[in-house]
The part of an RNA shown here (small-subunit ribosomal RNA, central domain) has 350 nucleotides and comes from a bacterium.
Context: one part of a larger RNA
RNA sequence: UUGGGCGUAAAGAGUGUGUAGGCGGUAUUUUAAGUCAGAUGUGAAAUCUGCAGGCUUAACUUGCAAUAUGCAUCCGAAACUAGAAUACUUGAGUCUGGAAGAGGUAAGCGGAAUUUCUGGUGUAGCAGUGAAAUGCAUAGAUAUCAGAAGGAACACCAAUGGCGAAGGCAGCUUACUGGGACAGUACUGACGCUGAGACACGAAAGCGUGGGGAGCGAACGGGAUUAGAUACCCCGGUAGUCCACGCCGUAAACGAUGCCUACUAGCUGUAUGGGGUCUCGACCCCUUAUGUAGCGAAGCUAACGCGUUAAGUAGGCCGCCUGGGGAGUACGAUCGCAAGAUUAAAACUC
Numbered sequence: 001u002u003g004g005g006c007g008u009a010a011a012g013a014g015u016g017u018g019u020a021g022g023c024g025g026u027a028u029u030u031u032a033a034g035u036c037a038g039a040u041g042u043g044a045a046a047u048c049u050g051c052a053g054g055c056u057u058a059a060c061u062u063g064c065a066a067u068a069u070g071c072a073u074c075c076g077a078a079a080c081u082a083g084a085a086u087a088c089u090u091g092a093g094u095c096u097g098g099a100a101g102a103g104g105u106a107a108g109c110g111g112a113a114u115u116u117c118u119g120g121u122g123u124a125g126c127a128g129u130g131a132a133a134u135g136c137a138u139a140g141a142u143a144u145c146a147g148a149a150g151g152a153a154c155a156c157c158a159a160u161g162g163c164g165a166a167g168g169c170a171g172c173u174u175a176c177u178g179g180g181a182c183a184g185u186a187c188u189g190a191c192g193c194u195g196a197g198a199c200a201c202g203a204a205a206g207c208g209u210g211g212g213g214a215g216c217g218a219a220c221g222g223g224a225u226u227a228g229a230u231a232c233c234c235c236g237g238u239a240g241u242c243c244a245c246g247c248c249g250u251a252a253a254c255g256a257u258g259c260c261u262a263c264u265a266g267c268u269g270u271a272u273g274g275g276g277u278c279u280c281g282a283c284c285c286c287u288u289a290u291g292u293a294g295c296g297a298a299g300c301u302a303a304c305g306c307g308u309u310a311a312g313u314a315g316g317c318c319g320c321c322u323g324g325g326g327a328g329u330a331c332g333a334u335c336g337c338a339a340g341a342u343u344a345a346a347a348c349u350c
């Protein structure tokens, strides 16, 4: 619980597509459901309220008035909402044009580095730390040269840079493919916004089957440190990390800020596109649209801060919160191979 809120105090769903629903541009005509006006009927009495009266007063009581917000029927009004019809172009979409991009999927290729193996040179150490030791090494290590194998990641460019709904995306090339911005203004003619359910996507870890395994590395073993050291440090090292297919569905999934529209001072940088000026052609400069950053007027805010990318001013729709603990738990249900996830209390206590 018809209230007030949701950047940081409790509170924006991880993200999108979209069903029902809610809300919805301009003009004309029309209908009359909502809406408004009138009339009639009804809306019992008591009660309540006002005035007047009766018991000596009051309580009590009698009369009159008012009230009865409502409902039904009839006759009207037509601004707004709604329905119907016609039209429009600003919202939305389509088309044409040239650009930008780590957007996605698949295949192929490349160099540096680590490791291992083979061979050569070569000899006593190497490695590691705060210091050491475990470890490796005369069965020839470390170092160095040549060759080979294999896996994973892509230095510089690189950026407050770019792209994507979010998660996220970075060597190069090719194929297929999604989205957005700008310019032109040819076409459709409100086709829109949001979105309960629903569906899809969704880091890392984890799970199933089959591969792969260089480096790193939970668990585990050893060496140290320490009073102890189930750690931090060191030497090893399995799962995993990688690939294919299928699950899981969670994160400080964060801008801790839902989406859409309109309005409200500016200044500075940067990315992409357009226009202008200038030029042989550019650069510079001016301007415009979209994005992305830094400051800042008004305003807002408890403050911090936000500030045309709003947390300002308004509107539409959805989600969510309602003292701390118990508890995001129990039970039930749904989903999952499992781990668990989602939904979600109460007793009790302060």
Stems, first nucleotide, its partner, number of pairs: 003322004007304002012318001014201004021194003025088007033081002035077002038074005049065006091191001092188003095184003103177007110154001115149007125136002162169002206247006215241002220236004258317006266295011299306002323350003332343004

Background
The coordinates come from a structure-prediction model, not an experiment, and the mean pLDDT is 87. The sequence was found in a public genome assembly. Its Rfam family is "Bacterial small subunit ribosomal RNA".